A computed fold for a 348-nucleotide part of an RNA from an uncultured prokaryote, annotated as small-subunit ribosomal RNA, central domain.
RNAcentral holds the full RNA, with entries from ENA.
The prediction has a mean pLDDT of 83.
Rfam family: Bacterial small subunit ribosomal RNA. Its family is annotated with ribosome and structural constituent of ribosome in the Gene Ontology.
Context: one part of a larger RNA
RNA sequence: UUGGGUUUAAAGGGUGCGUAGGCGGCCUUUUAAGUCAGUGGUGAAAUCCUACAGCUCAACUGUAGAACUGCCAUUGAAACUGAAUUACUUGAGUAUGGUAGAGGUAGGCGGAAUAUAACAUGUAGCGGUGAAAUGCAUAGAUAUGUUAUAGAACACCGAUUGCGAAGGCCAGCUUACUAAACCAUUACUGACGCUCAGGCACGAAAGCUUGGGGAGCGAACAGGAUUAGAUACCCUGGUAGUCCACGCCCUAAACGAUGUUCACUCGAUAUUUUGCGAUAAACUGUAAGUGUCCAAGGGAAACCGAUAAGUGAACCACCUGGGGAGUACGAUCGCAAGGUUGAAACUC
Numbered sequence: 001u002u003g004g005g006u007u008u009a010a011a012g013g014g015u016g017c018g019u020a021g022g023c024g025g026c027c028u029u030u031u032a033a034g035u036c037a038g039u040g041g042u043g044a045a046a047u048c049c050u051a052c053a054g055c056u057c058a059a060c061u062g063u064a065g066a067a068c069u070g071c072c073a074u075u076g077a078a079a080c081u082g083a084a085u086u087a088c089u090u091g092a093g094u095a096u097g098g099u100a101g102a103g104g105u106a107g108g109c110g111g112a113a114u115a116u117a118a119c120a121u122g123u124a125g126c127g128g129u130g131a132a133a134u135g136c137a138u139a140g141a142u143a144u145g146u147u148a149u150a151g152a153a154c155a156c157c158g159a160u161u162g163c164g165a166a167g168g169c170c171a172g173c174u175u176a177c178u179a180a181a182c183c184a185u186u187a188c189u190g191a192c193g194c195u196c197a198g199g200c201a202c203g204a205a206a207g208c209u210u211g212g213g214g215a216g217c218g219a220a221c222a223g224g225a226u227u228a229g230a231u232a233c234c235c236u237g238g239u240a241g242u243c244c245a246c247g248c249c250c251u252a253a254a255c256g257a258u259g260u261u262c263a264c265u266c267g268a269u270a271u272u273u274u275g276c277g278a279u280a281a282a283c284u285g286u287a288a289g290u291g292u293c294c295a296a297g298g299g300a301a302a303c304c305g306a307u308a309a310g311u312g313a314a315c316c317a318c319c320u321g322g323g324g325a326g327u328a329c330g331a332u333c334g335c336a337a338g339g340u341u342g343a344a345a346c347u348c
Stems, first nucleotide, its partner, number of pairs: 004319003007302002012316001014202004021195003025088001029084003033081002035077008049065006091192001092189003095185005103178007110154001114150008125136002162170001163168001207248002210245003216242002221237004259315006267293007297304002321348003330341004
């Protein structure tokens, strides 16, 4: 390389958009690049293969044939692919009318809790634990009440729910702007499609730059315990951080450990949304999701099973024994931390 694979054994890119490329519905006509057939030329000799012959045989050698699967030219064929052309509607999109949603961005508002401060009441404890101690408190704490300020998060509803390409603090209420999906109608366009190397955009948490903010929580750190020790688990404190704005970082068990798209394949049941029939309601059929259990089938098994890991097609990504190693070197990106790409010696 081929083959074979990628839920869990090595292996699906974190996700989307999309260029080149690859692949592509149905009908007519034309063409003849691919394709197929005929003919001609060429395809040196040796070699290989077949037959016969010469060395006593064989190796070896000679003669003849075949072959040289190729290339060029020419004459035809027209099913398929390509190219051009005509029409079509089922793929795709648009339109019209509806539907549901914690989809996104920006602003405003709300109550509970917590902390702090002031005042009032009030007196000796509070707090914490397995038990304690550190800690707080007669300079009046804890507790109770009133008032004020601050930051962060939104109880119940809440779910096996819903939305989003993924990530997803996407969940109080509300306003503005905005995106996508689904259903119905079948009116319009007429293959406009699928996938996608590079590329571009987004991308939890932590971390970084600058400036704010800082209630609670809380790496580091300090103290108290526990213990043989305790650089921990428990307790009292507590800085960065967590929050906001601008800009970086670009990684995760970024998981369904399952790439995207299309077609096909027995049923049961629950649930979300919508349309139709029916309507008092139950219910029934259908479309789009979200779950559970299963037939066939698949699988090493666990299990998967119309949301496939079944049966097929298209395109991309990736794997090829363990360690060395996601390391070294180089390149590239980054302020840095580090990221991406990514070996070998050696060893089992």